[in-house]
RNA sequence: CAGCGAUAACGGCAACUCCGCAGCGAUGCGGAAGACGCAAAAUCGUGAGUCUCAAAAGUGAUUUUGAGAUUGUCUGAUUUCCGAA
Numbered sequence: 001c002a003g004c005g006a007u008a009a010c011g012g013c014a015a016c017u018c019c020g021c022a023g024c025g026a027u028g029c030g031g032a033a034g035a036c037g038c039a040a041a042a043u044c045g046u047g048a049g050u051c052u053c054a055a056a057a058g059u060g061a062u063u064u065u066g067a068g069a070u071u072g073u074c075u076g077a078u079u080u081c082c083g084a085a
Stems, first nucleotide, its partner, number of pairs: 004083002012038002017032006036072001042078003047074002049070009
């Protein structure tokens, strides 16, 4: 340095619930309370998955396209604390 992740140390994030605001919506932000969990649960959003809205097609189930959302769903990229086996 890389790999790896321990009944280690210093720490970090914050599921769920409630309230307010924004949005057609998925959802996001802030606050209170509270920790389900997480070695990247830090940042971005590549490829997918799931979800929303609009249009079109279809007898119907549904399908296609476009624009969004999520990423604490997987994958990818960037950065990073510690140092047992």
A computed fold for an 85-nucleotide RNA from a Pyrinomonadaceae bacterium, annotated as c-di-GMP-I riboswitch aptamer. The sequence was found by an Rfam model in a public genome assembly. NCBI's taxonomy places the organism under Bacteria, Pseudomonadati, Acidobacteriota, Blastocatellia, Pyrinomonadaceae. Its mean pLDDT, the model's own confidence on a scale to 100, is 87.